[in-house]
RNA sequence: GUCCCCGUAACUCAGUCGGUCAGAGUGUGGGUCUUAUGUGCCUAAAGUCGUGAGUUCAAACCUCACCGGGGACA
Numbered sequence: 001g002u003c004c005c006c007g008u009a010a011c012u013c014a015g016u017c018g019g020u021c022a023g024a025g026u027g028u029g030g031g032u033c034u035u036a037u038g039u040g041c042c043u044a045a046a047g048u049c050g051u052g053a054g055u056u057c058a059a060a061c062c063u064c065a066c067c068g069g070g071g072a073c074a
Stems, first nucleotide, its partner, number of pairs: 001073007010026004019057001028044005050066005
């Protein structure tokens, strides 16, 4: 330098024939339970879907550029 993959909640990830409110587990706060702790159960908060632009009535999803991580070739 060329090409490929990945980037979504504090962490690990799902969701990509464009459309209903953006989700799960873990973790965290509260409640319940217990003599107490833990487990279990209920509940809540937490995200401008890496950044910017474009296409579209509508973008996490399509297009382009850039940023970060990993890999292959040279």
The RNA shown here (transfer RNA) has 74 nucleotides and comes from a bacterium. Rfam family: tRNA. The family's RNA type in Rfam is transfer RNA.